[in-house]
RNA sequence: AGGCGUGUAGCUCAAUUGGAAGAGCAGCUGACUCCAAAUCAGCAGGUCGGGGGUUCGAGCCCCUCCACGCCUG
Numbered sequence: 001a002g003g004c005g006u007g008u009a010g011c012u013c014a015a016u017u018g019g020a021a022g023a024g025c026a027g028c029u030g031a032c033u034c035c036a037a038a039u040c041a042g043c044a045g046g047u048c049g050g051g052g053g054u055u056c057g058a059g060c061c062c063c064u065c066c067a068c069g070c071c072u073g
Base pairs, nucleotide, nucleotide: 001072002071003070004069005068006067007066010025011024012023013022019056027043028042029041030040031039049065050064051063052062053061
């Protein structure tokens, strides 16, 4: 320098043909307990890597940039 892949909650990851974002763990509150742990119930947590475009509508399609990984030279 070129090619491919990945980027979504604090972490690990989903999201069907484009119809508007969810799970587990972690966190907080409550129940239970003499107190904890475990278990159960609930709550909170997201500019979906940045910007732009297409569309009635974008996590998803297009362009560009950034970060990381792999490959080629």
Overview
The RNA shown here (transfer RNA) has 73 nucleotides and comes from a Candidatus Omnitrophota bacterium. It matches the Rfam family "tRNA". The RNAcentral record of the sequence draws on ENA. Its mean pLDDT, the model's own confidence on a scale to 100, is 84.